[in-house]
Context: one part of a larger RNA
């Protein structure tokens, strides 16, 4: 820009992906074979690689979470803290992201076939699966499964709204989205983000005070204190007009 208003829901022409492998067991030590050996067909289980999704578990990371701890500077000093030193170092760790973790996938009809095997059957009184005709038959083909898909210019369909509106853009609060656009949730008829309250979870028992000890320190108050991203609630702030 087109599809000759818009929004939502869709059909699927077409395109892409996938459709993998191994071992063990049963059938059965059966058929077969002198024996050694040892099946077809059919059924079951486990595993491998590949692949999709996810974070409950196991872990990793988690640089504005918690604690410990060294040196030094500063807050007048003690105590308590702050800055810097690779996040100073060390031990843990929420959300998110993630694999080595978890769950799932490769199934099954159907159709037309290849090689191959047949039925009927002449040319050619026989024979012949072929010449007419009719079958069986593969991990392969079509389809079934997954994804995209009406610029499929043949531009499709359905439902609803709408005539100066419907609707959309812009602006703002944001994240399930994201380099920017875009997409998505909202904009007071509001829980969109922040704050606050409660809570999950993390760290591991704060400061101050008291007690014991000469002291280092220990114990009590205290399953404390503190806390980023999680959950719920709440219009206090910002989504004005």
């Nucleotide at each position: 820009c087109g599809u000759u208003g818009a929004a939502a829901u869709u059909u699927g022409a077409g395109a892409g992906g996938g459709c993998c492998g191994u071992u063990u067991c049963c059938u059965a030590g059966u058929a077969c074979g002198a024996g050694a050996g040892g099946a077809c067909c059919g059924g079951a289980a486990a595993c491998g690689a590949c692949u999709g999704a996810c974070c409950u578990c196991u872990g990793g990371u988690g640089u504005a979470c918690c604690a410990g701890c060294u040196g030094u500077u500063c807050u007048g000093c003690c105590a308590a803290g702050a800055g810097c030193a690779u996040c100073a170092c060390u031990g843990g760790g929420u959300a998110g992201c993630u694999a080595a973790g978890u769950c799932g996938g490769g199934u099954u009809a159907a159709g037309a076939u290849a090689a191959a095997c047949g039925c009927u059957g002449a040319a050619a009184g026989c024979a012949u699966a072929u010449a007419a005709g009719c079958g069986u038959g593969a991990a392969g083909c079509u389809g079934u499964c997954c994804u995209c898909a009406a610029g499929a210019u043949u531009a499709g369909a359905u439902u609803u709204c709408a005539u100066u509106a419907a609707g959309a853009c812009c602006g703002c609060u944001u994240g399930u989205a994201g380099a920017u656009g875009a997409c998505a949730a909202g904009c007071u008829u509001g829980a969109u983000a922040g704050g606050c309250u409660c809570u999950a979870g993390g760290u591991g028992u704060a400061a101050g005070u008291g007690u014991a000890g000469c002291a280092a320190u220990a114990c009590a108050u205290u399953c404390a204190g503190c806390c980023g991203a999680g959950g719920a609630g709440u219009a206090c702030u910002a989504a004005u007009g």
Large-subunit ribosomal RNA, domain VI from a Candidatus Falkowiibacteriota bacterium, 241 nucleotides, folded computationally.
Taxonomically the source falls in Candidatus Falkowiibacteriota (Bacteria, Bacteria candidate phyla).
Its mean pLDDT, the model's own confidence on a scale to 100, is 87.
It matches the Rfam family "Bacterial large subunit ribosomal RNA".